RNA sequence: GGGGACGUAGGUCAGCUUGGUAGACCGCAAGUUUCGGGUACUUGAGAUCAUGGAUUCAAAUUCCAUCGUUCCCA
Numbered sequence: 001g002g003g004g005a006c007g008u009a010g011g012u013c014a015g016c017u018u019g020g021u022a023g024a025c026c027g028c029a030a031g032u033u034u035c036g037g038g039u040a041c042u043u044g045a046g047a048u049c050a051u052g053g054a055u056u057c058a059a060a061u062u063c064c065a066u067c068g069u070u071c072c073c074a
Stems, first nucleotide, its partner, number of pairs: 001073007010026004020057001028044005050066005
């Protein structure tokens, strides 16, 4: 230099194909359970969906550009 993949909660990842209220598990907080802890159960908090723009009534999802990580070729 050329080509591809990925970026979503503190962590690991779904959701994207086919646009319509942002989710799961682990972790965290509270409650119940226990003499206490652990376990189990219930509830809750936690997200600029990498950034900017375009299309649309409506974008995590489609399109363009940029940034970052990573892989392949040279």

This is a predicted structure of a 74-nucleotide RNA (transfer RNA) from Nitrosopumilus sp. Its mean pLDDT, the model's own confidence on a scale to 100, is 85. Rfam family: tRNA. Rfam classes the family as a transfer RNA. Gene Ontology term of the family: triplet codon-amino acid adaptor activity. Lineage of the source: Archaea > Thermoproteati > Nitrososphaerota > Nitrosopumilales > Nitrosopumilus.